[in-house]
Context: one part of a larger RNA
């Protein structure tokens, strides 16, 4: 002078919307709340802090100046903040013409495969393992070919490719529906960034009601393994995986990295626009220049080190969340929220 932090050490809310509130572009006038300055008022005594005494000294104590204020009040100043008027277009957003895309949600539809029934052929095994059994099969299995049925998930395309706030979205068409990007640049005029609370969405798993149920499968049997084998491996197999509605609200919800903006060397690659050359009948193919994603290296500089590195972990600026030694404990207690499991808020003695 002054808390320091939050990719991996403790720490970024799972994400969005948006209230209060925090900040808040370029220019002018006005006032003068904030701010500076000045006089004036207080600012009892002790204390402070300095000079002078008194006790031999110091503590301690006597007297003198000073300090010491988000304070009163008058009067000035107007550069910064604010308030109000009238402007401005650089942020921000409407509108325009284009583009890409598993963004969303609903309706139909297609093929392949597994599964089962039905029928042909066919006959002794078949399936599974490390090796086996358990199981299926002469009441004809496995295996093959027509036929049929019902779920469920879309091979190739598929790509550190796209698209979405994030959860997450992939077979096809049609229908309703968000978001983004790009290029003129017409229009509006700060409308803006964050967001405590609130409110919404949130995978799996689970719950509640009703359907559905092929395959897969906690649980469960059964057969192996084993010293046993509550398991790994097999054979079967229920709830769950699906659909509607209606809770649940968590996760290693991760880029373990909150949002927003501005600034700070290059290189490569690929997605989607768009300018500009060259060639080419035309698709197209090349070269280039900026734009918006995505992905590797890599200057500076950061960093404890690994690493980040213009899609910052650099340099600043606003705003929000969160940490503060290990255990106890994300526990108990209280309140909340849930049908129910359980969220969600969170201690403390103890103890190293």
């Nucleotide at each position: 002078c002054u808390g320091g932090g939050c990719g991996u050490a403790a720490a970024g809310c799972g994400c969005g919307u948006g209230u209060a509130g925090g900040c808040g572009g370029c220019a002018u006038g006005a006032c003068a709340a904030g701010u500076c300055c000045g006089g004036c008022g207080u600012g009892a005594a002790a204390g402070c802090u300095c000079c002078c005494g008194g006790c031999u000294a110091a503590a301690c104590u006597g007297g003198g100046a000073g300090a010491g204020g988000c304070c009163g009040u008058c009067g000035g100043a107007a550069a910064c903040u604010g308030u109000c008027g009238a402007g401005c277009u650089a942020g921000a957003g409407u509108g325009u013409g284009g583009c890409a895309g598993a963004g969303g949600g609903g309706c139909a539809u297609g093929g392949a495969a597994u599964u089962c029934c039905g029928g042909g052929u066919g006959u002794a095994g078949u399936g599974g393992u490390g090796a086996a059994a358990u199981g299926c099969g002469u009441a004809g299995a496995u295996a093959u070919c027509c036929g049929g049925a019902g779920g469920a998930a879309c091979a190739c395309c598929a790509g550190u490719g796209g698209c979405g706030a994030a959860g997450g979205c992939g077979g096809u068409g049609c229908c309703c529906u968000g978001g983004g990007c790009c290029g003129a640049g017409a229009c509006u005029g700060a409308c803006g960034c964050u967001g405590a609370g609130a409110c919404g969405c949130g995978a799996a798993a689970g719950c509640g009601u009703g359907g559905g149920g092929a395959g897969c499968a906690a649980a469960c049997a059964g057969g192996a393994u084993u010293a046993g084998a509550a398991a790994c491996c097999c054979u079967g197999g229920u709830a769950g995986u699906c659909c509607a509605c209606g809770c649940c609200g968590u996760a290693a919800a991760c880029g373990a990295u909150g949002c927003a903006c501005a600034c700070u060397a290059g290189g490569u690659g690929u997605u989607c626009g768009u300018g500009g050359g060259g060639u080419g009948a035309a698709a197209g193919c090349u070269c280039u220049g900026g734009g918006a994603g995505u992905a590797c290296c890599g200057c500076a500089g950061c960093a404890a080190a690994c690493g980040c590195g213009a899609u910052a972990a650099g340099u600043g600026u606003g705003c929000c969340g969160c940490c503060u030694g290990g255990g106890g404990a994300g526990u108990a207690c209280g309140g909340u929220c849930g049908c129910a499991a359980g969220g969600c808020u969170a201690a403390a003695a103890c103890u190293c």
The part of an RNA shown here (small-subunit ribosomal RNA, central domain) has 352 nucleotides and comes from an uncultured prokaryote. It matches the Rfam family "Bacterial small subunit ribosomal RNA". Rfam links the family to the GO terms structural constituent of ribosome and ribosome.